[in-house]
Context: one part of a larger RNA
């Protein structure tokens, strides 16, 4: 002086590992007392429809019927001469203008007879009074039941008419329907509003932990959480309640006829081992438990504290203490405001009861309606809205207060590994195999929790690249053998290399084929989509089988379905200046 590396600054070109890179207030999922399509045998309406009545809307005939008005007619217990319908009124009434009688004839009967017409007949005849009898009669008056007959106003069926009203250019067809309006029922997703709860080891599904007791947790005043352990109420009792009196259980020993381990008698021991309506706790023996007696305090009015609801407030309830009244039990002193004590419950409207009370309309009686108290019937999502669902066609507005990937803890679940040897290994734990058991390591599997991200960290495999880890498969050194050599079997030390190709499957895995020294196991955000790939999952279309009345659903199947845009910084590859 040359070449060559490196380190530095810096440039060109490109690759895109990083910047949980840009995009876009996450479409999945929760949540909003949020929204919208859609559906139903969710709730209330609404419209069509569909019918009753009435209006538009009128004249007539037959049938049946209702109402009134005139005149007719019936009415029988016994007893009484007798066919007595209720009530008043009255002592006369009727009668030569033919009555009582008689005879026919029709009509009705309760079979006795009554009522009507027609002949004959020619002068009394009924009531009163007497007497029966609940009612005493002729006459007249008022009404009641029943037969006919007509008049009046109507009603429903039917069945004509034409002139309303329809239709039709006109003839002319329809008609009092029908259309129209007004009301009653009724049907009524044909359409509209709207609801469709909470809690929650994400939501669903279950399930109530949503109202109320009791015990434990609960950490010795009180009070204390979970979808924590254990268990219970949403009644029962007119006595299972008050009070007064007596007595004392369970249980065991003895002992006695039928009679037994256990029936019923007796004596005796017997601090509760029974019972107390009902869980459990706590209390309880001349009782709070059995039994008898006599009651209804399971009474009315007020007032107070407590819990409810530690400690602010807060209803319904539930319990305690008093006072006045009027009661039961007791000789009595006292008990008694329901059940020994803690669970057995419910606002407002509403409607009903009260043998309650105030008052209003009506001159009053009676009727009716209101107000007040008490009391019963309801909201179990238990401080009590009157209430079904779909949504992958989906919207908004929140959230990592919440799930579905990665992380992240944790390690039951998983792989690996020690301890200890029971057995197997002819004999022998420990060449090899090893039960139960017990301790570990790891952070690969599948759980769990819900810290990170929901103004987005692109989601399975696959292909491609490139690093590490060993608990080594396979080459390399060694060791024990039930190692004779070979081969093998187990251990130890080693991660330098190498661990492949092929079928079907969307796979990852498994399973198969032929090879191979050998076809080991992980790990990098289950590495890798601003590298590829899009078969799988996982959108709007269709489909098939189930479910569901149906919108519609299905870790069922099938098909089919956009993979952005770019490189400032960083890395890194080339290749170049100082």
């Nucleotide at each position: 002086c040359c070449a060559c590396a490196g380190a530095c600054u810096u440039c060109u070109a490109g690759u895109g590992g990083g910047a949980a890179g840009c995009g876009a207030a996450g479409a999945c999922c929760c949540c909003g007392u949020a929204g919208a399509g859609c559906u139903u045998u969710a709730c209330u309406g609404c419209a069509a429809c569909c019918u009753g009545u009435a209006a538009u809307u009128g004249u007539g005939g037959u049938u049946u019927u209702g109402u009134u008005g005139u005149g007719u007619u019936c009415g029988c217990g016994u007893a009484g001469a007798g066919u007595a319908g209720a009530c008043g009124g009255u002592a006369g009434g009727c009668g030569u203008u033919a009555a009582u009688g008689c005879u026919a004839u029709g009509c009705u009967u309760u079979c006795g007879g009554g009522c009507a017409u027609a002949g004959u007949g020619g002068a009394g005849u009924c009531a009163c009074a007497a007497g029966u009898g609940a009612a005493a009669c002729a006459c007249c008056g008022u009404c009641c039941u029943u037969u006919c007959a007509u008049g009046g106003c109507g009603a429903a069926a039917u069945u004509a008419c034409u002139u309303a009203c329809u239709c039709g250019u006109u003839a002319g067809a329809g008609g009092a329907c029908a259309c129209u309006u007004a009301u009653u029922g009724g049907c009524g997703g044909g359409c509209a509003g709207u609801u469709u709860g909470g809690c929650u080891g994400g939501g669903g599904c279950g399930g109530c932990a949503c109202c109320c007791u009791c015990u434990u947790g609960a950490a010795a005043c009180g009070g204390u959480a979970u979808c924590a352990a254990g268990a219970g109420g949403a009644c029962c009792c007119a006595a299972a309640g008050a009070u007064c009196a007596g007595c004392u259980c369970a249980u065991c020993u003895g002992g006695g006829u039928u009679a037994g381990a256990a029936a019923u008698c007796c004596a005796g021991a017997g601090u509760a081992g029974a019972g107390g309506g009902u869980a459990a706790a706590g209390c309880u023996a001349a009782a709070a438990g059995c039994u008898g007696g006599u009651c209804u305090g399971a009474c009315c009015a007020g007032a107070u504290u407590u819990c409810a609801a530690c400690c602010a407030g807060c209803a319904c309830g539930a319990a305690a203490u008093c006072u006045g009244g009027a009661c039961g039990c007791g000789a009595a002193a006292g008990c008694g405001c329901g059940g020994c004590u803690u669970a057995g419950c419910g606002a407002a409207c509403a409607u009903a009861a009260a043998u309650g009370c105030c008052a209003u309309c009506u001159u009053g009686u009676u009727g009716a309606g209101g107000g007040c108290u008490u009391u019963a019937u309801c909201u179990g999502a238990u401080a009590g809205a009157a209430a079904a669902g779909c949504u992958a066609c989906c919207u908004c507005g929140g959230g990592g207060a919440u799930a579905a990937c990665u992380g992240a803890g944790u390690g039951g679940u998983g792989u690996c590994a020690u301890g200890c040897u029971a057995g197997a290994g002819u004999a022998c734990a420990u060449a090899u195999c090893g039960a139960c058991c017990a301790u570990g390591a790891c952070g690969c599997u599948u759980g769990c929790u819900a810290c990170u991200u929901c103004g987005a960290u692109g989601u399975c495999g696959g292909c491609u690249c490139u690093c590490c880890c060993u608990a080594u498969c396979c080459u390399g050194g060694c060791u024990g053998u039930g190692c004779a050599c070979a081969a093998g079997c187990a251990g130890c030390c080693a991660a330098g290399g190498g661990u492949g190709c092929a079928g079907g499957u969307g796979u990852u895995c498994a399973c198969u084929g032929a090879u191979u020294a050998a076809a080991a196991g992980g790990g990098a955000u289950c590495g890798u989509g601003a590298g590829c790939u899009g078969g799988g999952u996982u959108c709007a279309g269709a489909a098939c089988g189930c479910u569901g009345u149906g919108a519609a659903g299905c870790a069922g199947u099938u098909u089919g379905u956009a993979u952005g845009a770019u490189a400032u910084c960083u890395a890194c590859u080339a290749g170049g200046a100082g």
Large-subunit ribosomal RNA, domain V from a Candidatus Nanoarchaeia archaeon, 578 nucleotides, folded computationally. Model confidence (mean pLDDT): 81 of 100. Lineage of the source: Archaea > Nanobdellati > Nanobdellota > Candidatus Nanoarchaeia.